[in-house]
RNA sequence: ACGGCCGGACGCGAUGGUCGCGGGCGCCCUUCUCGGGUACCCGAGGAAAGUCCGAGCUCCAGCGGGCAGACUGCCAGGUAACGCCUGGGCGCCGAAAGGCGACGGAAAGGGCCACAGAGAACAGACCGCCUCGGGAAGCCGCAAGGCGAGCCGGGGCAAGGGUGAAACGGUGGGGUAAGAGCCCACCGCGCUGCUGGUAACAGCGGCGGCACGGCAACCCCCAGUCGGAGCAAGGCCAAAUAGGCGGCGAGGUGUGGCCCACACCGAUGCCGGGACGCUCGCGCAAGCGGCGAACCCGGGAGAGCCGCGGGUAGGCUGCUCGAGGUGGCCGGUGACGGCCAUCCCAGACAGAUGACCAUCUGGGGCCGCGGCGUGAUGCGGCUCACAAACAGAACUCGGCUUACGGUCCGGCCGGAUCA
RNA sequence: GGCGGCGUAGCUCAGCGGUAGAGCACACGACUCAUAAUCGUGUUGUCGGUGGUUCGAACCCACCCGCCGCCACCA
Repeated sequence: ACGGCCGGACGCGAUGGUCGCGGGCGCCCUUCUCGGGUACCCGAGGAAAGUCCGAGCUCCAGCGGGCAGACUGCCAGGUAACGCCUGGGCGCCGAAAGGCGACGGAAAGGGCCACAGAGAACAGACCGCCUCGGGAAGCCGCAAGGCGAGCCGGGGCAAGGGUGAAACGGUGGGGUAAGAGCCCACCGCGCUGCUGGUAACAGCGGCGGCACGGCAACCCCCAGUCGGAGCAAGGCCAAAUAGGCGGCGAGGUGUGGCCCACACCGAUGCCGGGACGCUCGCGCAAGCGGCGAACCCGGGAGAGCCGCGGGUAGGCUGCUCGAGGUGGCCGGUGACGGCCAUCCCAGACAGAUGACCAUCUGGGGCCGCGGCGUGAUGCGGCUCACAAACAGAACUCGGCUUACGGUCCGGCCGGAUCA
Repeated sequence: GGCGGCGUAGCUCAGCGGUAGAGCACACGACUCAUAAUCGUGUUGUCGGUGGUUCGAACCCACCCGCCGCCACCA
């Protein structure tokens, strides 16, 4: 050089001018206002996106406990916090630089493992291997008889074949009728001790012939986190209307499950009538009157809940100075932290960033010149509806994820590439 | 801007992780002089997309895409 890996910076090129748009803060003119002119300063992104996590802020009186539910999941650290980041461990991929990992528990329990297959979880024997018995063909033998593949029946085995995603440790040796952790060595696994390490974990030793398949992005168990809602939150002012109607209602509310505690609001009773009662009053009596917790009927009140309507579509605030940016020094392997200096950097509400011109820079094309294998790719001129992709703030931050044409810088690796 | 829900055949919807279904519609056949109704048969499909978990995904998980709905103030 070439190929590869990692990290960082930039992102409709730069500068100037003219016109225009949003905001801030002034000045001048006219001035009751409306309005007009003018100076200065600022004016999109690395993702402003998806709204997936975590916070600030605001409201719910306060944000207490338990269950349920949701989420997280190797270890340590960073941080306001996190599901983020850094470092380490382990596993996998790569020759390496390096990359990737939802990476707790399957000997607490439940569930599932279709089809195929003999057998799918304290399993199983289809083919096969070995053995015993029977025995047809056949062979041997002069004969008696013997051997006897295939075949039939009994038994042993789990090495090999076959099924499957997965078959109850693996390789090698010994052993055996054939085999088998049956025995041995190594590896794996389990239990245990020591050492190193904050830890995850690693290393070494001893013991055990193996008991323990997979799935927890199925339930579950273990450890931990979580009150809810969201700037259309919330506060102030102004304008307008019907301060309305219907239903339910004894408990309700505390921002979408349940219980407790706590806090707040609220009827349980009022009116009328009836029945009944009274040791009440008057009356000789019939009766008239009085009172009444509980019973019956009707009406009204009632926290709040549900539904139907009415009015306004105005202004101010929250609103941008913040876990802020830049630079330097110090601590730390690093994420990050500390100190000092310095800077102010969009705040719209139908939603502002644009257009044109000039010069320069870069790129493409053409022409000319120069240079190159001890490694060149440069210079000049002309020209180009060439300077692009993803995309645009909307309360604000920290992350993640997704989209993206290209440019520049730095570091690292090289087994089989070239000189 | 914020919050919530949905996506399976042309339409409306079902669907325990183990071969994707029903009704309507459509096509063909039968019945009829003909049409409708009825009966029979059949086609329906990247389960919105991509990746992952699993032996196996419409179903479980993550990230995208598309569609729909709700949220102002006053009394």